[in-house]
């Protein structure tokens, strides 16, 4: 330098043919408890960045950034 793959809450991971971004752990609140532990209730928190297509983009297209892998 070139090819391919990946990027989603704090962490790990889903999201079908483009149609309300879900689950688990963690965190916070409240309840049960004498306390802890544990269980339960409620909640906060996310699509790497910039454009394009579309009524509508995590998803499709282009560029960039980062990571992985292969070739040179």
């Nucleotide at each position: 330098g070139g090819g391919c793959c990946c990027g989603u809450g704090g962490u790990g991971u889903a999201a079908u043919c483009g149609g309300u971004a879900g689950c688990a752990c963690g965190c916070u609140u409240c309840u049960c408890u004498g306390c802890c532990a544990g269980a339960g209730u409620a909640g906060a928190a996310g699509u790497g960045c910039g454009g394009g297509u579309u009524c509508g983009a995590g998803u499709c297209c282009c560029g960039c950034c980062g990571g992985g892998u292969c070739c040179a």